[in-house]
Molecule: SAM riboswitch aptamer (S box leader)
RNA sequence: AUGUUAUCAAGAAAGGUGGAGGGAUUAGACCCUUUGAAGCCUUAGCAACCCUUUACAGCUAAAGAAGGUGCUAAAUUCUACCCAUAAUAGGAUAGAUAACGA
Numbered sequence: 001a002u003g004u005u006a007u008c009a010a011g012a013a014a015g016g017u018g019g020a021g022g023g024a025u026u027a028g029a030c031c032c033u034u035u036g037a038a039g040c041c042u043u044a045g046c047a048a049c050c051c052u053u054u055a056c057a058g059c060u061a062a063a064g065a066a067g068g069u070g071c072u073a074a075a076u077u078c079u080a081c082c083c084a085u086a087a088u089a090g091g092a093u094a095g096a097u098a099a100c101g102a
Base pairs, nucleotide, nucleotide: 003100004099005098006097007096008095013043014042015041016040017039021032022031023030026080027079028078029077044072045071046070048069049068050067051064052063053062054061055060076094081091082090
């Protein structure tokens, strides 16, 4: 690399630089963006997993902290695959994150 498991409708910003894109795109739509996109740097914040404490046979639950990753427009922006419904927070695939493992 590939793989396994869990979660993903909540939460959370500024400054500098940069200069036209971005939202995973194969497609369609829609949205954000010169009232500065992506990227990079600094600080701040949020709290998903690992962490700590308590309860517990186990599964798990609650609280805490911010050490390691992570995250800080819109549900993973929506739909496309399947089923049902008048409509809708359904399932699967894919993606992201964490832990394990190789």